[in-house]
Context: one part of a larger RNA
RNA sequence: AUUGAACGCUGGCGGUAGGCCUAACACAUGCAAGUCGAGCGAGAACGCACCUUCGGGUGUUAUUAGAGCGGCGGACGGGUGAGUAACGCGUAGGAAUCUACCUAAAAGUGGGGGACAACCCGAGGAAACUCGGGCUAAUACCGCAUAAUCCCUACGGGGGAAAGUCGGGGACCUUCUCGGACCUUGCGCUAUUGGAGAAGCCUGCGUCGGAUUAGUUAGUUGGUGGGGUAAAAGCCCACCAAGGCGACGAUCCAUAGCUGGUCUGAGAGGAUGAUCAGCCACACUGGGACUGAGACACGGCCCAGACUCCUACGGGAGGCAGCAGUGGGGAAUAUUGGACAAUGGGGGCAACCCUGAUCCAGCCAUGCCGCGUGUGUGAAGAAGGCCUUCGGGUUGUAAAGCACUUUCAGUAGGGAAGAAAAGCCUAAGGUUAAUAGCCUUGGGUCUUGACGGUACCUACACAAGAAGCACCGGCUAAUUCCGUGCCAGCAGCCGCGGUAAUACGGAAGGUGCGAGCGUUAAUC
Numbered sequence: 001a002u003u004g005a006a007c008g009c010u011g012g013c014g015g016u017a018g019g020c021c022u023a024a025c026a027c028a029u030g031c032a033a034g035u036c037g038a039g040c041g042a043g044a045a046c047g048c049a050c051c052u053u054c055g056g057g058u059g060u061u062a063u064u065a066g067a068g069c070g071g072c073g074g075a076c077g078g079g080u081g082a083g084u085a086a087c088g089c090g091u092a093g094g095a096a097u098c099u100a101c102c103u104a105a106a107a108g109u110g111g112g113g114g115a116c117a118a119c120c121c122g123a124g125g126a127a128a129c130u131c132g133g134g135c136u137a138a139u140a141c142c143g144c145a146u147a148a149u150c151c152c153u154a155c156g157g158g159g160g161a162a163a164g165u166c167g168g169g170g171a172c173c174u175u176c177u178c179g180g181a182c183c184u185u186g187c188g189c190u191a192u193u194g195g196a197g198a199a200g201c202c203u204g205c206g207u208c209g210g211a212u213u214a215g216u217u218a219g220u221u222g223g224u225g226g227g228g229u230a231a232a233a234g235c236c237c238a239c240c241a242a243g244g245c246g247a248c249g250a251u252c253c254a255u256a257g258c259u260g261g262u263c264u265g266a267g268a269g270g271a272u273g274a275u276c277a278g279c280c281a282c283a284c285u286g287g288g289a290c291u292g293a294g295a296c297a298c299g300g301c302c303c304a305g306a307c308u309c310c311u312a313c314g315g316g317a318g319g320c321a322g323c324a325g326u327g328g329g330g331a332a333u334a335u336u337g338g339a340c341a342a343u344g345g346g347g348g349c350a351a352c353c354c355u356g357a358u359c360c361a362g363c364c365a366u367g368c369c370g371c372g373u374g375u376g377u378g379a380a381g382a383a384g385g386c387c388u389u390c391g392g393g394u395u396g397u398a399a400a401g402c403a404c405u406u407u408c409a410g411u412a413g414g415g416a417a418g419a420a421a422a423g424c425c426u427a428a429g430g431u432u433a434a435u436a437g438c439c440u441u442g443g444g445u446c447u448u449g450a451c452g453g454u455a456c457c458u459a460c461a462c463a464a465g466a467a468g469c470a471c472c473g474g475c476u477a478a479u480u481c482c483g484u485g486c487c488a489g490c491a492g493c494c495g496c497g498g499u500a501a502u503a504c505g506g507a508a509g510g511u512g513c514g515a516g517c518g519u520u521a522a523u524c
Stems, first nucleotide, its partner, number of pairs: 001523003005520005012371006018364002020329001025327003029324003034072003039069002047060005079282003088207007097199001099197001102195004107190003110144001112142002119134006150159003164187002167184003173180002209253002215245003220242008257279004261272004284305005307318004335361001337360003343357001344355004374404004384395004408465001410460005418451001423445009468513005473494003479508005489496002
């Protein structure tokens, strides 16, 4: 000088940052990942319309619940640092790869089929849930056609795709009507090639201690041929060869997430890796794969184990190292708060929905910064305290008194910015057969704030509500008296105390810092 600090005494306000370093110990409860009706069938209740014998029935999906099929997202965001001495990280390079959504280009989107949920019926079970039969739709599933700059190839050839939907519409065709065919915008779908961003892989160099660890290694090192992967490779397998690493420290043991940074220091260095940011690893412990563009997946699945809970004893359920919160451990670390208003993310054409990410509020002097606790005047140098050589000295302009001010806190009133939008109306341009519709740009209108009784401003009243802590032998700024008598005690080092102790305890006075001051721990 510093700290994610703790402890002791004390404590007025604000801003700003930070807040389980220990048990990766166990967790009650609530919330933390959904969304789409413009993919699909079905559709309760409330509405609305019509009918009604007044019981109700039918229609409507424009509003819409809870489920189901389907799509996208649950691989992001959030947490923790157990493991890891390693291509894990840092840095500089590389070639044998993949990539959903986004973006650019150019092409296609033709014609068919059979199911399974939901639902209905039945059965089993305490429950979790499960089984059988029947009906049905799709952007779910499967063939056919067509296709190259796509893939395979022995260069002859062979293989392989799709899905529709919202809105609008003049003529023509069709229908009892709604509508359909047809045209068209938008959003999709299929195949291909680029881009962007992301991911996987390989290599050089760097990256803690121990030699009281000296040898180590059999898929081990290399080759051939296969398999395998998105992709190179002993990645895996068969055979062959006998190699590979090592005092420039292999192997083994111990410790540890790495970095940008942070602290200190004139620097070189040393220590460190909280908060913020990048990478990695993990998700009760161990193992495994499935789905998918992407996982071997924190709030998915299966198996084994430990633990907890339910049970009708046959069997089931669970995983806070998400946000709060509880117990425990500990010197020690906060609220079972508000809101999606902003920023960002997921879904959706959108409106919007979800979001313990985030933004805010609450608690804590934990740190840093700022402000205040009054200002001027005031000598009878008051009283009281302490000391005294008894004359006085000191506390001390300090107080009282007089005059003034009102920051902050208090009360009342006013009052920003954080808000840009989306939606609706409208003008122009683009698309189009079109003045529909849709898209872009501009204008208008109407609103949207958790914080919030906000910041800030004004007024009112009263000096009113606001000072402590450590030290005073030397180092080291600051001294006297009383008590004690090698006792009680102090102490960072030297050391003090055995009858006048500036060193112990108290008092008076003084010194230092100040809403803090000391002590302890730790680093330089």